Context: one part of a larger RNA
RNA sequence: UUGGGCGUAAAGGGCGCGUAGGCGGUCUGUUUAGUUAGGCGUGAAAGCCCUGGGCUCAACCCGGGAAUUGCGUUUGAUACUGGUGCGCUUGAAUCCAGGAGAGGUUGGUGGAAUUCCCAGUGUAGAGGUGAAAUUCGUAGAGAUUGGGGAAGAACACCGGUGGCGAACGCGGCCAACUGGACUGGUAUCGACGCUGAGGGCGCGAAAGCGUGGGGAGCAAGCAGGAUUAGAUACCCUGGUAGUCCACGCCGUAAACGAUGAGUGCUAGAUGUCGGGGUGCUAAGAACCUCGGUGGGCGAAGCUAACGCGUUAAGCACCCCGCCUGGGGAGUACGGUCGCAAGAUUAAAACUC
Numbered sequence: 001u002u003g004g005g006c007g008u009a010a011a012g013g014g015c016g017c018g019u020a021g022g023c024g025g026u027c028u029g030u031u032u033a034g035u036u037a038g039g040c041g042u043g044a045a046a047g048c049c050c051u052g053g054g055c056u057c058a059a060c061c062c063g064g065g066a067a068u069u070g071c072g073u074u075u076g077a078u079a080c081u082g083g084u085g086c087g088c089u090u091g092a093a094u095c096c097a098g099g100a101g102a103g104g105u106u107g108g109u110g111g112a113a114u115u116c117c118c119a120g121u122g123u124a125g126a127g128g129u130g131a132a133a134u135u136c137g138u139a140g141a142g143a144u145u146g147g148g149g150a151a152g153a154a155c156a157c158c159g160g161u162g163g164c165g166a167a168c169g170c171g172g173c174c175a176a177c178u179g180g181a182c183u184g185g186u187a188u189c190g191a192c193g194c195u196g197a198g199g200g201c202g203c204g205a206a207a208g209c210g211u212g213g214g215g216a217g218c219a220a221g222c223a224g225g226a227u228u229a230g231a232u233a234c235c236c237u238g239g240u241a242g243u244c245c246a247c248g249c250c251g252u253a254a255a256c257g258a259u260g261a262g263u264g265c266u267a268g269a270u271g272u273c274g275g276g277g278u279g280c281u282a283a284g285a286a287c288c289u290c291g292g293u294g295g296g297c298g299a300a301g302c303u304a305a306c307g308c309g310u311u312a313a314g315c316a317c318c319c320c321g322c323c324u325g326g327g328g329a330g331u332a333c334g335g336u337c338g339c340a341a342g343a344u345u346a347a348a349a350c351u352c
Base pairs, nucleotide, nucleotide: 003324004323005322006321007306008305012320014203015202016201017200021195022194023193025088026087028085029084030083031082033081034080035077036076037075038074039073040072041071042070049065050064051063052062053061054060091192093188094187095185096184097183098182103178104177105176106175107174108173109172110155114151115150116149117148118147119145120144121143125136126135163170164169208249209248210247211246212245213244217243218242222238223237224236225235260319262317263316264315265314268297270295271293272292273291274290275289276288277287278286280284301308302307325352326351327350334345335344336343337342
């Protein structure tokens, strides 16, 4: 636990599907549950409050009233909410016709580069640095050849404040399978919708873990060389896990737009991506329009300011999550999950 808030002060769940629940377009009838007006019954007495009285006052006591905001029942009202019936089409969905895209999965394939092996040429250096050394090389290195071969990983240019995806994320080329969005039609259906838990299911970078492969380059840890007062570093030479693949775990990130989802409304101008339309000297530009995206903006408005500003942080409604001084602490204990690492849920004493 009211209230006030959540871009940067504490605070938006990493993301989706969806259960319960909450909320829900338009017209008309019905019901009268909620709602609303009145009556009746009940709501013990005492006490509290008002008023009058009795003890000389007061405390105290006695009488009357009010109140008891409630519950039950009954008679009405019917706008709104709910239930129920018949409809409607603008919300949602479906259908048809299109074009766009690194959306996903699987299989195949290409060239450049790198490293290694073989062969030829060839001789004393090569590497590396601020300078060096460790290192490689006369057992022929480095360099070189439109030389030959092998392997793994990543895809230069195009490439773009470009595109796609719910988020994480996705980039050579080809094929197959497959998800979503967008435009046009005014064709079908007829509220079928939104949100979504302390419930559920799924996805989820990197690192890490298990089993089996693979291993070119890079490279934690590690070794050596330097630097330095030291140098468990920065620099250099090596180099193992790992990085890659398959299957299974982990479930976290500054998972960020540090900005939850949906709907409606509120000046404009400009760039770009994907569609549609109109008339033109249709090669091209102009205008209109739908969806996405971005920037510098920018009316109103908002904001503590910065800034946001039709992609809102403006004006509203609805649903969820979260915050409530700093430290202790995202810790301890307990629970759940995990092979483990740990994750998640989550305090208190004490202290300022």

About this RNA: A computed fold for a 352-nucleotide part of an RNA from an uncultured prokaryote, annotated as small-subunit ribosomal RNA, central domain. Its Rfam family is "Bacterial small subunit ribosomal RNA". The coordinates come from a structure-prediction model, not an experiment, and the mean pLDDT is 82. The RNAcentral record of the full RNA draws on ENA.